Predicted 3D model of a 1468-nucleotide RNA (small-subunit ribosomal RNA) from Roseovarius sp. TE539. Taxonomically the source falls in Roseovarius (Bacteria, Pseudomonadati, Pseudomonadota, Rhodobacterales). RNAcentral holds the sequence, with entries from ENA and SILVA. The coordinates come from a structure-prediction model, not an experiment, and the mean pLDDT is 83.
RNA sequence: AACUUGAGAGUUUGAUCCUGGCUCAGAACGAACGCUGGCGGCAGGCUUAACACAUGCAAGUCGAACGAGAUCUUCGGAUCUAGUGGCGGACGGGUGAGUAACGCGUGGGAACGUGCCUUUCACUACGGAAUAGUCCCGGGAAACUGGGUUUAAUACCGUAUACGCCCUUCGGGGGAAAGAAUUUCGGUGAAAGAUCGGCCCGCGUCUGAUUAGGUAGUUGGUGGGGUAAUGGCCUACCAAGCCGACGAUCAGUAGCUGGUUUUAGAGGAUGAUCAGCCACACUGGGACUGAGACACGGCCCAGACUCCUACGGGAGGCAGCAGUGGGGAAUCUUAGACAAUGGGCGCAAGCCUGAUCUAGCCAUGCCGCGUGAGUGAAGAAGGUCCUAGGAUCGUAAAGCUCUUUCGCCAGGGAUGAUAAUGACAGUACCUGGUAAAGAAACCCCGGCUAACUCCGUGCCAGCAGCCGCGGUAAUACGGAGGGGGUUAGCGUUGUUCGGAAUUACUGGGCGUAAAGCGCACGUAGGCGGAUCGGAAAGUUGGGGGUGAAAUCCCGGGGCUCAACCCCGGAACUGCCUUCAAAACUAUCGGUCUAGAGUUCGAGAGAGGUGAGUGGAACUCCGAGUGUAGAGGUGAAAUUCGUAGAUAUUCGGAAGAACACCAGUGGCGAAGGCGGCUCACUGGCUCGAUACUGACGCUGAGGUGCGAAAGUGUGGGUAGCAAACAGGAUUAGAUACCCUGGUAGUCCACACCGUAAACGAUGAAUGCCAGUCGUCGGGUUGCAUGCAAUUCGGUGACACACCUAACGGAUUAAGCAUUCCGCCUGGGGAGUACGGUCGCAAGAUUAAAACUCAAAGGAAUUGACGGGGGCCCGCACAAGCGGUGGAGCAUGUGGUUUAAUUCGAAGCAACGCGCAGAACCUUACCAACCCUUGACAUCCUGAUCGCGGUUUCUUGAGAGAGAAUCCUUCAGUUCGGCUGGAUCAGUGACAGGUGCUGCAUGGCUGUCGUCAGCUCGUGUCGUGAGAUGUUCGGUUAAGUCCGGCAACGAGCGCAACCCACAUCCCUAGUUGCCAGCAGUUCGGCUGGGCACUCUAUGGAAACUGCCCGUGAUAAGCGGGAGGAAGGUGUGGAUGACGUCAAGUCCUCAUGGCCCUUACGGGUUGGGCUACACACGUGCUACAAUGGCAGUGACAAUGGGCUAAUCCCAAAAAGCUGUCUCAGUUCGGAUUGGGGUCUGCAACUCGACCCCAUGAAGUCGGAAUCGCUAGUAAUCGUGGAACAGCAUGCCACGGUGAAUACGUUCCCGGGCCUUGUACACACCGCCCGUCACACCAUGGGAGUUGGGCCUACCCGACGGCCGUGCGCUAACCUCUUAGGAGGAGGCAGCGGACCACGGUAAGCUCAGCGACUGGGGUGAAGUCGUAACAAGGUAGCCGUAGGGGAACCUGCGGCUGGAUCACCUCCUUU
Repeated sequence: AACUUGAGAGUUUGAUCCUGGCUCAGAACGAACGCUGGCGGCAGGCUUAACACAUGCAAGUCGAACGAGAUCUUCGGAUCUAGUGGCGGACGGGUGAGUAACGCGUGGGAACGUGCCUUUCACUACGGAAUAGUCCCGGGAAACUGGGUUUAAUACCGUAUACGCCCUUCGGGGGAAAGAAUUUCGGUGAAAGAUCGGCCCGCGUCUGAUUAGGUAGUUGGUGGGGUAAUGGCCUACCAAGCCGACGAUCAGUAGCUGGUUUUAGAGGAUGAUCAGCCACACUGGGACUGAGACACGGCCCAGACUCCUACGGGAGGCAGCAGUGGGGAAUCUUAGACAAUGGGCGCAAGCCUGAUCUAGCCAUGCCGCGUGAGUGAAGAAGGUCCUAGGAUCGUAAAGCUCUUUCGCCAGGGAUGAUAAUGACAGUACCUGGUAAAGAAACCCCGGCUAACUCCGUGCCAGCAGCCGCGGUAAUACGGAGGGGGUUAGCGUUGUUCGGAAUUACUGGGCGUAAAGCGCACGUAGGCGGAUCGGAAAGUUGGGGGUGAAAUCCCGGGGCUCAACCCCGGAACUGCCUUCAAAACUAUCGGUCUAGAGUUCGAGAGAGGUGAGUGGAACUCCGAGUGUAGAGGUGAAAUUCGUAGAUAUUCGGAAGAACACCAGUGGCGAAGGCGGCUCACUGGCUCGAUACUGACGCUGAGGUGCGAAAGUGUGGGUAGCAAACAGGAUUAGAUACCCUGGUAGUCCACACCGUAAACGAUGAAUGCCAGUCGUCGGGUUGCAUGCAAUUCGGUGACACACCUAACGGAUUAAGCAUUCCGCCUGGGGAGUACGGUCGCAAGAUUAAAACUCAAAGGAAUUGACGGGGGCCCGCACAAGCGGUGGAGCAUGUGGUUUAAUUCGAAGCAACGCGCAGAACCUUACCAACCCUUGACAUCCUGAUCGCGGUUUCUUGAGAGAGAAUCCUUCAGUUCGGCUGGAUCAGUGACAGGUGCUGCAUGGCUGUCGUCAGCUCGUGUCGUGAGAUGUUCGGUUAAGUCCGGCAACGAGCGCAACCCACAUCCCUAGUUGCCAGCAGUUCGGCUGGGCACUCUAUGGAAACUGCCCGUGAUAAGCGGGAGGAAGGUGUGGAUGACGUCAAGUCCUCAUGGCCCUUACGGGUUGGGCUACACACGUGCUACAAUGGCAGUGACAAUGGGCUAAUCCCAAAAAGCUGUCUCAGUUCGGAUUGGGGUCUGCAACUCGACCCCAUGAAGUCGGAAUCGCUAGUAAUCGUGGAACAGCAUGCCACGGUGAAUACGUUCCCGGGCCUUGUACACACCGCCCGUCACACCAUGGGAGUUGGGCCUACCCGACGGCCGUGCGCUAACCUCUUAGGAGGAGGCAGCGGACCACGGUAAGCUCAGCGACUGGGGUGAAGUCGUAACAAGGUAGCCGUAGGGGAACCUGCGGCUGGAUCACCUCCUUU
């Protein structure tokens, strides 16, 4: 000195907090698998089949116990062998099957044994009879064995002796020995010791109660037996005990411990190697021998298996060391040596020893070392990436200079050993030599989690621990480059602990997340007021014993270090014992009154039970009046009624329920209790005094009560009403609605025992701010009322505090204590099986397989609602005119086609891209041509040009060929030198209206010109978020005012901009002409700029003024003035965002694709088709009109140098005519003739003239636009364009009607509410049915295992009995042959008993036709039950019914929205 020790993350959601599971990061391994592999040290190495084993070895030794045989001999003897005999084979070694047990651990105990060893005492005398071997004769295949003769001993027997010893009836009785030898060696009896072992006890030692009762030798006693010893261990008798909710019995699982592993600890898991104990040895049973066994390498029997056999019979047991087969994901050599350590025998030498020590194999683990070091930038080559510049691999390599650990070669060479003896081993180690020489891999790189790019692939292939990646730009798949980590290893899989406070002792919870029994009484148990004393069980302190060693930890030491090993210490948190203390708990004995109870006096009450009684109403019956309807509904019908209903009056009957009072009022433990009266009865509150003296609280089991529904028996039945019937509704309607209607509802008795049985809140006690109600009682002040105070109940709000939040808050969900119950992810499932209860329905107790990564609570922001409130909009309404019907135009769909190019698709595609397809356009189709290309840049070569005009041949043309004319580059260092141009060639490249608008930019549509969308700071909230932005007014407006934990700000609104409307200033040509003059009569001219106008700048309008209203505000209503009045009118202007909205075919652009073609050119065709459907328009159907005539005033715009000229005629209007008809309406269609444009009007243009003269007489359901210079109506101009307008964009002329109002439809805004939605209601989601797969319950039975009972059989064996038969030792007799006795043996009999059999039963498991539900699956079918008031509020219990979700009745709950009335259906 023995110590220092605690980390979190991912995943439920649009986001948040919480609850809660799943998963990961760490450590460990007797491991296995994949890839890879240089060396050494130290360890480890069948976890599975206690499956079967070939072969070898693993226990022998002693001649100093004994006889005999053989060999050798130096004749002394020595060696070897089988046998008798002794000691040892009970140790060592293996394994973990069994065992839930005194088996093990720990600590104690008394009634025992103990060979060898140590110490002590004593003895070691005299005799006897056999037997193996050997020999002879047999049997048998063998194993083995029978008979006879002979023989020894430390083998066996008798006698003697007995200090100790044993037994005893206290007289007595009984019991030993062995020799060998030169000596150490032995033998016998006894007493001690040591060692080892047997036995008993306290405590500890897994899971299940879906195992609750078990037990007859069972519990105890007495006698006897048995054992080394206690004991029901065994037996006879007697008694009826004994164990058990502190878990007996039964079932399952398991060797236990020191330890190992993990952990901060407490705990958890585990029991390989090493060590202690136990059990077992092919399976079951049994004993023998022995000091010790019921014996791994001994015996007997039975069984299974294997082997030998001459078929008669025999042999065997690797869970010893190696090894083999098998099983398995998986675990080694048929090695060396007794040199060391130990063991057996022996006097010893020695022999034996698969114990052991070593070596071999294996990266199986731990530890150590190496695979080089320094220098080296041209940052080499090469790879990869690239924004094309470069970056990176990278000082890395090469090169230069060094070193030699390990390895290899050679020389020397230990310790382990003591005098000798070394398997390891020529090993460790030392020295020398050699040459950078022989030595690097594995996993990962989306987050967790350190580390990023390219290519390939395209929901495929694949990855994945969880979340999740992959559908053409994958840091997630595969490859590559680079990077990160570890390193002779790395990763994966499996298992354990940790993280997990996720079983919570340390250290959790139960209002809504899982979780308070429906309520009470009460047993066991747990806990318990004040005070004094005794004792000392718990408790605390000291001492003693023990807690094996090893391990862990600390300090040293030894291998070069480390791992490893050694020494010493600390520790082993425990148990036993002893001494002491006395606060607390318990205990014993006193005392007390604050808890609890009793007594007396008052009081309130739908508390309970029984009996009686009352009125209203409904229904029915009788009678009267009375007549045609009544009922019922969203609307109807079924139904009742002329046989008289409904209505109304009177009388009667019967049953059930008790209006008003009535109240978050009362009572009760809860369920529950409501007319009135009486009787009986339980509890409670207040006040007062006295008494008892902790008598208390809780309460597992238990017992009782317990709504509704339901059940049984008997009554009763007015109303209501499951089932049922009919009528409606509906796609259907087994429902909601209606008409009927039976059980039932009621009573009595008996069951049931469940509810959202709820305050979703167990009971009890104490403590902790208040305010306001209400019920019952008391006291005080005051005395009507009221106020104050106190006790008990019942409510609302609210502080501290608590809570995830919501919320709770003296009636706690606060702070504490006691006791009980319950929870541990969702589903499967409150289900199956089993038990208990019940007449049944069913209740109660209560799993698993399998499956998912969530399920859930509270709150937030949105969205939505067949929720609510407020508001707006040509949204409705009020109006005007249309569309939808006809013909035509145009666009689209569809169809057709060689092609009918492509895009746009509800609003927000469809007279849209297209402001204009005959060719071109043109992207499409057919045919024919070109291939560095129609176009760009670079390189090489040629030429000096190029280019343009005209003509010819051929061809459909592109093109090909030829001729003619005009023209003849610039600089210069004079060099085919430079520039420029053209042509040809080559390859880089061009080109693509090819794909992807879901890779993009830009642009656009839409909600919507709707009034919204946000931010900073502050504040509130754990947080998402809220506040501001809500509220009261007001506005077109988040416009403004006021208030307010907000104060400010930004993008939007408004304003600023343009046009129009009034006036003014300036200017006056091309415009104008009031006045003046001229005139050709035309502002034509002079002149003028007043006016119109033009175009520049100003002014003007701001709720400024007045009245009223409003809060004195913002504003609103009215008025005045004014050209214009409350945004003057119209435009431009489009917040944050939504729709993966539209566009790759305007343009730009990533990626992909084509490259003699998906590029380029040409001719012709197509985009113009035509049964049909839709959208948008034009023209009409006529008299408000057609036709004819007349007829002025416009505006914008274009051409253009031009306000001058032209396009240019406006149309409406007015007059005349027509006179209601398919027309003098309407103009389609068709025939003929022409004009224009253009290379060209056939497919396929427009217009004009003549002729023709179709449908159509105002349009179904439905639907569109418009609020004033608007709708309607009328014409005019322009863009693009060769030509083509009913389209589009503009312009002016004429010029209305209506708006009560916001109930409804649609869209939108704000606030609020509900939500199981968040892809946001086109959402979510339930159940049947059908199909596939999976696990599971039932199941006639069937197969196997375990247990138990009864009976049968009964081997071996010991015990008991008997023992004709056989029999050496001892005794007696003897004729010496023998006989008898004692004793013994065989045999026989008996009880016990293994195996086996029969029968009954319990239990577990497998299979099982068929069957039940459950789970999971791709886009199946039927409906729409739930979430919003989910369209009938939902849910709970119960009962009936139904394809299904479900519906209905009865009772209950709020975990129901809206409250101002009604409304049938309405799906996805």